[in-house]
Overview
A computed fold for an 81-nucleotide RNA from a soil metagenome, annotated as Glycine riboswitch aptamer. Its mean pLDDT, the model's own confidence on a scale to 100, is 77. The sequence is in RNAcentral, with records from MGnify. Its Rfam family is "Glycine riboswitch aptamer". Rfam's curators write: This family represents the bacterial glycine riboswitch.
RNA sequence: GCACGGGAGAGCCCGCAGCCGCAGCGCUGCGGCGCCGAAGGGGCAACCUCCCCGGAACCUCUCAGGCAGCAAGGACCGUGC
Numbered sequence: 001g002c003a004c005g006g007g008a009g010a011g012c013c014c015g016c017a018g019c020c021g022c023a024g025c026g027c028u029g030c031g032g033c034g035c036c037g038a039a040g041g042g043g044c045a046a047c048c049u050c051c052c053c054g055g056a057a058c059c060u061c062u063c064a065g066g067c068a069g070c071a072a073g074g075a076c077c078g079u080g081c
Base pairs, nucleotide, nucleotide: 001081002080003079004078005077006076011033013032014031015030016029017028018027019026020024034067035066036065040063041061042060043059047055048054
C1' cells in the first nucleotide's frame, strides 16, 4: 500500500422555495444560527531520537469536512498478502 471485518461524535432548530396527489409540519434544495472532530489541513509540543538534524499526537483550531436514518466518508484496531 491492497483486500476483508469492526469503527465514534454532533439540530432534520428556524425561514424561504419546489415536489407529492389529500396534506403530513413528509421529502429535496438554499439561507441563517447552533453543534462535532477520527479524512485532510494548521498550531503548540507531550513524546521519539545517536539528544544534532529531524519526525511528531487521539492535545488544540475548525479552513475544509461532517451533524435523523440509509449510503458515502472515517483516525484507529484485527486478519491475510